The prediction has a mean pLDDT of 81. A computed fold for a 73-nucleotide RNA from Agathobacter sp., annotated as transfer RNA. The sequence is in RNAcentral, with records from ENA. Its Rfam family is "tRNA". It is annotated as a transfer RNA. Its family is annotated with triplet codon-amino acid adaptor activity in the Gene Ontology.
[in-house]
RNA sequence: GCUGAAAUAGCUCAGUUGGUAGAGCAUCUCACUCGUAAUGAGAAGGCCGUGGGUUCAAGUCCCAUUUUCAGCU
Numbered sequence: 001g002c003u004g005a006a007a008u009a010g011c012u013c014a015g016u017u018g019g020u021a022g023a024g025c026a027u028c029u030c031a032c033u034c035g036u037a038a039u040g041a042g043a044a045g046g047c048c049g050u051g052g053g054u055u056c057a058a059g060u061c062c063c064a065u066u067u068u069c070a071g072c073u
Base pairs, nucleotide, nucleotide: 001072002071003070004069005068006067007066010025011024012023013022019056027043028042029041030040031039049065050064051063052062053061
């Protein structure tokens, strides 16, 4: 330099044919307990790497760009 993959909650990951974004763990509250842990119930936490475009509507499609990983030279 070229090709491909990845980027979504604090962490690990889903997200189908484009139609208002979810789980587990962690955190907080409550219940249970003499107390702690475990368990149960609930809550909070995101504008999806960044910037544009297409569309009535974009995490999803298109372009550019940043970072990481892998391969080729």